[in-house]
Predicted 3D model of a 72-nucleotide RNA (transfer RNA) from a Chloroflexota bacterium. The sequence is in RNAcentral, with records from ENA. Its mean pLDDT, the model's own confidence on a scale to 100, is 83. It matches the Rfam family "tRNA". Rfam's curators write: Transfer RNA (tRNA) molecules are approximately 80 nucleotides in length. Gene Ontology term of the family: triplet codon-amino acid adaptor activity. Lineage of the source: Bacteria > Bacillati > Chloroflexota.
RNA sequence: GCCGUUGUAGCUCAAUGGCAGAGCAUUCGCUUCGUAAGCGAGAGGUUAUGGGUUCAACUCCCAUCAACGGCU
Numbered sequence: 001g002c003c004g005u006u007g008u009a010g011c012u013c014a015a016u017g018g019c020a021g022a023g024c025a026u027u028c029g030c031u032u033c034g035u036a037a038g039c040g041a042g043a044g045g046u047u048a049u050g051g052g053u054u055c056a057a058c059u060c061c062c063a064u065c066a067a068c069g070g071c072u
Stems, first nucleotide, its partner, number of pairs: 001071007010024004018055001026042005048064005
């Protein structure tokens, strides 16, 4: 230098163009003499950034940034 993959909650990951979710963690409650475990409820998101297409974009297109891999 060229090509490709990935980027979503604190962490690990889903979401076939049509309401952004789960597990763990965290907060509160129930249970217990107490703790752990268990059960219930809540909070937590500029979907890397900037544009474009579309009635509608995490999803499709372009550029940029970051991480990783391959080729030279």